This is a predicted complex of two RNAs, RNase P RNA and transfer RNA, with 459 nucleotides together.

C1' cells in the first nucleotide's frame, strides 16, 4: 500500500417564494348567544365569552416511523385466588420495570489472525422412530473372509465349532494408534491418546488442571412424544371514560326445586345473576331484526432527550445541571429558485445535462428482525505465495 | 390501526408418525376417422422466497413475500 475484523455516528446543508397540519396572541372583520345603556318603537352603542377566517408568532417523521416476532406501560373483563389443560424458555453469572434482549465468562465448531457462529439441560426414567441397502439398526447379530476339528481319496466341497482384525452395505456397525500375544483373532496383556468413577486443588458458578482407580459400560434423534427446572389470566386504544342522537315494529332459541339456565372467552373447582309457581302474558339470559357511521376524553411530563461527574471490565445504575421536541382523523409534515455538497453522462476542459438510498408517524415505551444510495471516526488482525 | 388463517403442476385438490410428491381437468404427442369431436395410449409439468435441525424437509423451527378474513 492492498485485503479483512469489531464498535460508533450521519443520512444532503444553507438562504429565498408559495403552501398545508397543530398550538397561540391584550390584534381586525363576520356571525351566534348572554348581560347593560339609550329610545315611545324599529333600532343604534357598549362589555364578555365561543366559533371561522385574515394577520403575526412558535413548531412539525425515522435509525427503521416497517414487520407485529417478543417483553411491559395503560385498561377492561370476576380485586384475577386454587388446580388441571396448553403456551413459550433452557451452559453459567450479571443487567432491567420486563424479555425470547443485552453484557461478561465457559464449551464446542469455523478463521493464518483480529474475530464469528450455537434452540448449549436430560438418551443411565419410559415410549417411538432409524426409509433403501445390509449378516446385523439395538436385551442382538457370522454375508465373504480367516482360523481349528470330523467326513469324503488330495484340490476342493460339506458338518460342527471359533473369531468382529480385513472386505462389503449404509448417514450411522459396539474405542483409535502401535508392540506383544493367538490356531486364527479380540482391552486378552502393555504403552500413549480418548472416556468413564473417585478425590482433590482453582474459580460465586458453567468449568478447568491434577491424581488414583476402572478395560471400556446402553449408537443416533428430545426443531419426535416426553422428563425436569423457570415463567405466563384474558383481551386489546376500533382497550376504556363521558356527551349528543338512537336503542322503534316484530321473530327466534334457552329456563326449576336443593336443582335449574346464563355469564365470568381452554376445563374444573370457585364466584355472580335470575329462577314471578308451571309457560298465555310478565321476568331473566342469548340471537336475529332494527337504529347511529357525531364530538369530547384516553394523548403527548415520559422505565424522556442532551451534557458532565461517580461506581462497574460491560451491560448498566447513582448523582448533579440543563430542555419541553409532531399530534393528523383518510389522515398534515410539500413545492419551486439560487448557492454548496455526492454521483453518472457528455465536453470544445471553461463548463452544461440528468439524478439524491430504504421509505414515512396513528395508545406509548424497551428489544429483535427485515430494507437501506453514499459517507466518517476509532481501534485491532494479516499463513503462504508475489513485488 | 389491531387481531386471525392460507400459499403444492396451467387450473381445482390429496400426501396416516419426517422416507420415491399422487389423482382429476387442461395442454401436447400418438391411435380411431374422409375430416373434427367423443374414446383408447403415453408425454411433459409444481411443494411461495432464503436459511437452519436431521442421514434425509411439503411436513419441524427461524426469516421474508403475496393474498384472505374478521372487528367499534
Nucleotide at each position: 500500500c492492498a485485503g479483512g475484523u469489531u464498535c460508533g455516528c450521519c443520512g444532503g446543508g444553507c438562504g429565498g417564494u408559495c403552501g398545508c397540519g397543530c398550538u397561540u396572541g391584550g390584534u381586525c372583520a363576520u356571525u351566534g348567544c348572554g348581560g347593560g345603556u339609550c329610545u315611545g318603537g324599529a333600532g343604534a352603542c357598549c362589555c364578555a365569552c365561543a366559533a371561522c377566517g385574515g394577520c403575526g408568532a412558535g413548531u412539525g417523521a425515522g435509525g427503521a416511523a416497517a414487520g407485529u416476532c417478543c417483553g411491559a406501560a395503560c385498561u377492561u373483563c370476576a380485586u384475577a385466588g386454587g388446580g388441571u389443560a396448553g403456551a413459550g424458555c433452557g451452559c453459567c453469572g450479571g443487567c432491567u420495570a420486563a424479555c425470547g434482549g443485552c453484557c461478561g465468562g465457559g464449551u464446542g465448531c469455523g478463521g493464518u489472525a483480529a474475530c464469528g457462529c450455537a434452540a448449549c439441560g436430560g438418551a443411565a426414567a419410559g415410549u417411538g422412530c432409524c426409509a433403501c441397502a445390509g449378516a446385523a439398526a439395538a436385551c442382538a447379530a457370522a454375508c465373504c473372509g480367516c482360523c481349528c476339528a470330523u467326513g469324503u481319496u488330495u484340490c476342493a466341497c460339506a458338518u460342527g465349532g471359533g473369531u468382529a482384525a480385513g472386505g462389503g452395505u449404509g448417514a450411522a456397525a459396539u474405542g483409535g494408534u502401535g508392540c506383544g500375544g493367538u490356531a486364527a483373532g479380540a482391552g486378552c496383556g502393555c504403552a500413549c491418546c480418548g472416556c468413564g468413577u473417585u478425590u482433590u486443588c482453582a474459580g460465586u458458578a458453567a468449568u478447568g488442571g491434577a491424581a488414583a482407580c476402572g478395560g471400556c459400560a446402553g449408537g443416533g434423534c428430545a426443531a419426535a412424544c416426553c422428563c425436569c427446572g423457570c415463567u405466563c389470566g384474558a383481551a386489546g386504544c376500533a382497550a376504556g371514560g363521558c356527551c349528543a342522537a338512537g336503542u322503534a315494529a316484530g321473530c327466534c332459541g334457552g329456563g326449576a326445586g336443593u336443582c335449574c339456565u346464563c355469564g365470568c372467552g381452554g376445563c374444573c373447582c370457585g364466584u355472580g345473576a335470575g329462577g314471578c309457581a308451571g309457560a298465555a302474558g310478565u321476568c331473566c339470559c342469548g340471537g336475529c331484526g332494527g337504529g347511529u357511521a357525531g364530538g369530547c376524553u384516553g394523548c403527548a411530563c415520559g422505565a424522556g432527550g442532551c451534557g458532565g461527574u461517580c461506581a462497574g471490565c460491560a451491560a448498566u445504575g447513582g448523582c448533579c445541571g440543563u430542555c419541553c421536541c409532531a399530534g393528523a382523523u383518510a389522515g398534515a409534515u410539500g413545492a419551486u429558485c439560487g448557492c454548496c455538497c455526492c454521483u453518472u453522462c457528455c465536453u470544445u476542459c471553461g463548463g452544461g445535462a440528468g439524478g439524491g438510498a430504504c421509505a414515512g408517524a396513528a395508545u406509548u415505551c424497551g428489544g429483535c428482525u427485515u430494507a437501506u444510495a453514499g459517507g466518517c471516526g476509532a481501534a485491532c488482525c494479516u499463513c503462504a505465495a508475489a513485488a | 390501526u389491531g387481531g386471525g388463517g392460507a400459499a403444492u403442476c396451467g387450473u381445482c385438490u390429496a400426501a396416516u408418525u419426517g422416507g420415491c410428491a399422487g389423482g382429476a381437468c387442461a395442454a401436447c404427442a400418438g391411435u380411431c376417422u374422409c375430416u373434427g369431436g367423443a374414446u383408447c395410449u403415453g408425454u411433459u409439468a409444481a411443494u411461495c422466497g432464503g436459511g437452519g435441525u436431521u442421514c434425509g424437509a411439503g411436513u419441524c423451527c427461524c426469516u421474508g413475500u403475496u393474498c384472505c378474513c374478521c372487528a367499534g